[in-house]
RNA sequence: UCCUUGGUAGUCUAGUGGGCAGGAUUUGGCACUCUCAUUGCCACGGCCUGGGUUCGAGUCCCAGCCAGGGAA
Numbered sequence: 001u002c003c004u005u006g007g008u009a010g011u012c013u014a015g016u017g018g019g020c021a022g023g024a025u026u027u028g029g030c031a032c033u034c035u036c037a038u039u040g041c042c043a044c045g046g047c048c049u050g051g052g053u054u055c056g057a058g059u060c061c062c063a064g065c066c067a068g069g070g071a072a
Base pairs, nucleotide, nucleotide: 001071002070003069004068005067006066007065010025011024012023013022019055027043028042029041030040031039048064049063050062051061052060
């Protein structure tokens, strides 16, 4: 320098024939319990950045940043 894969919540991860973003875990609350733990319920919390296409973008296109792999 070029090619390729990926970037979604504090952490891990699903969703890519465009149409209100789901789960696990963590944290907080409530219930249960003599208490703690376990368990159940509820809540909080998210699409790497910028631009484009579109009525509408996590999803498509372009550039960049970061991380992994490969070629020279």

Model confidence (mean pLDDT): 82 of 100. A computed fold for a 72-nucleotide RNA from Anas platyrhynchos, annotated as transfer RNA. Its Rfam family is "tRNA". Rfam links the family to the GO term triplet codon-amino acid adaptor activity. The family's RNA type in Rfam is transfer RNA. Lineage of the source: Eukaryota > Deuterostomia > Chordata > Anseriformes > Anas.